Context: one part of a larger RNA
RNA sequence: GAUGAACGCUAGCGGCAGGCUUAACACAUGCAAGUCGAGGGGCAGCAUGACCUAGCAAUAGGUUGGUGGCGACCGGCGCAAGGGUGCGUAACGCGUGAGCAACAUGCCUAUAACAGGGGGAUAACCCGGCGAAAGUCGGACUAAUACCCCAUAGAGAUACGGGAUCGCAUGGUUUUGUAUUAAAAACUCCGGUGGUUAUAGAUUGGCUCGCGUGACAUUAGCUGGUUGGUGAGGUAACGGCUCACCAAGGCGACGAUGUCUAGGGGUUCUGAGAGGAAGAUCCCCCACACUGGAACUGAGACACGGUCCAGACUCCUACGGGAGGCAGCAGUGAGGAAUAUUGGACAAUGGGGGCAACCCUGAUCCAGCCAUGCCGCGUGCAGGAAGACGGUCCUAUGGAUUGUAAACUGCUUUUAUAUGGGAGCAAUAAUACCUACGAGUAGGUAGAUGAGAGUACCAUAAGAAUAAGCAUCGGCUAACUCCGUGCCAGCAGCCGCGGUAAUACGGAGGAUGCGAGCGUUAUCC
Numbered sequence: 001g002a003u004g005a006a007c008g009c010u011a012g013c014g015g016c017a018g019g020c021u022u023a024a025c026a027c028a029u030g031c032a033a034g035u036c037g038a039g040g041g042g043c044a045g046c047a048u049g050a051c052c053u054a055g056c057a058a059u060a061g062g063u064u065g066g067u068g069g070c071g072a073c074c075g076g077c078g079c080a081a082g083g084g085u086g087c088g089u090a091a092c093g094c095g096u097g098a099g100c101a102a103c104a105u106g107c108c109u110a111u112a113a114c115a116g117g118g119g120g121a122u123a124a125c126c127c128g129g130c131g132a133a134a135g136u137c138g139g140a141c142u143a144a145u146a147c148c149c150c151a152u153a154g155a156g157a158u159a160c161g162g163g164a165u166c167g168c169a170u171g172g173u174u175u176u177g178u179a180u181u182a183a184a185a186a187c188u189c190c191g192g193u194g195g196u197u198a199u200a201g202a203u204u205g206g207c208u209c210g211c212g213u214g215a216c217a218u219u220a221g222c223u224g225g226u227u228g229g230u231g232a233g234g235u236a237a238c239g240g241c242u243c244a245c246c247a248a249g250g251c252g253a254c255g256a257u258g259u260c261u262a263g264g265g266g267u268u269c270u271g272a273g274a275g276g277a278a279g280a281u282c283c284c285c286c287a288c289a290c291u292g293g294a295a296c297u298g299a300g301a302c303a304c305g306g307u308c309c310a311g312a313c314u315c316c317u318a319c320g321g322g323a324g325g326c327a328g329c330a331g332u333g334a335g336g337a338a339u340a341u342u343g344g345a346c347a348a349u350g351g352g353g354g355c356a357a358c359c360c361u362g363a364u365c366c367a368g369c370c371a372u373g374c375c376g377c378g379u380g381c382a383g384g385a386a387g388a389c390g391g392u393c394c395u396a397u398g399g400a401u402u403g404u405a406a407a408c409u410g411c412u413u414u415u416a417u418a419u420g421g422g423a424g425c426a427a428u429a430a431u432a433c434c435u436a437c438g439a440g441u442a443g444g445u446a447g448a449u450g451a452g453a454g455u456a457c458c459a460u461a462a463g464a465a466u467a468a469g470c471a472u473c474g475g476c477u478a479a480c481u482c483c484g485u486g487c488c489a490g491c492a493g494c495c496g497c498g499g500u501a502a503u504a505c506g507g508a509g510g511a512u513g514c515g516a517g518c519g520u521u522a523u524c525c
Stems, first nucleotide, its partner, number of pairs: 001524003005521005012377006018370002020335001025333003029330003034077003039074002042070002046068003049064006084288003093213008103205002108201007116150004126139005156181011186193002214260003221251003226248008263285004267278004290311005313324004341367001343366003349363001350361004380411004390402005417461005425452001431446007469514005474495003480509005490497002
């Protein structure tokens, strides 16, 4: 000098940041991923229309998916993002620079082309059974942008050939011949939106390599899919990735192997630098989601709030059987020196779905708590000597100091209080009009919407009014006297103080340093 700090004393305000470093310990409760009726069958609930019945009427009851809409269901997209944590990992994990002639890529963009015909189911609903529950089984019916078949395609893919051309070794690109093979879905407000195939782009990822990236040699040898080959399988793709056979290799004092420790980087702290230390907040990458294992779906997962199996733990049970996973946001217990609210809003930014309206969003934006840090402001200003009273000290009828300090006089009102006014953050959406290109886009004008918040800020009012502490004073080190104590009580970072004149202990007066903080402890340079 620094800190994600803690402790002691003290404490007026604001701005901006930060806030479980320990038990990846266990978790009550609520919320954190839905959305689309412009894909579908439908209609439980709500609203509404029509009809019927009762009634003089108000009204009540019933029927009807007719309409708005919509629980559950089929279907699409999303749920692989966002958010959390640092267990594991000394590794192509990360950083940096290359390579893929060995690869994939939903949504988006561009280009080219296409969409003809048919079929069988199934959920919901209904009926019935089993079960304490979780749930589950059987029967009958039905739809689709769900599923399947045929046609069309020969651009694509695969196999075997021929030609041209290029390179970076295996080879790449292009052209051509033969054989085999694969598509589609509708909805519509008639404007469109969506579907299928192929090529290219963009984006994102996968894989490979050079170099760099801890400690210990009181760890010296390690290795059997091990190292290489042939063939096959597998993968989006290369590869012992896996398997069969064959060979006997491969690594190592340039530190293999083993053990211990650890997420990596941008960065942060310190230092003149070189270096040393750290990896909180923010950003990028990685790994993980009660522990271990596995795959399914999908463009993408071997999937935090999905599935299956095993285990530990907790809970429910009718004892037969079931349910759960906060290292999401709050919150609870425990651990600990120690770390916050079971708050508000989708107004903005962004994300998912939707044509849109809109819905969802503990991402995010805000508010609450904490002097935890940094920065800023204030606790008055000017005058005022009988140098007052009181205190302390002395060489004591006197003087020194506290001290212009106070009183007193004048002034100001930041801040606090009260009253009144009061933002920016909002860009636009739907819709309407206009313009441009030229046929659905862009621009312009008008046009809802603010959680924070009646907050920030501004004005007015009266009044010095509402606001100072902490540590130290032997030397290092700025700041000295008196009293008490008497090697006691105590102090102390080091040297060292204290045994009767202690500037070193305790108190007082005074002084010094910093100041809403000041000291102590811990850690790093």
Model confidence (mean pLDDT): 84 of 100. Small-subunit ribosomal RNA, 5' domain from an uncultured Bacteroidales bacterium, 525 nucleotides, folded computationally. The full RNA is in RNAcentral, with records from ENA, Greengenes and SILVA.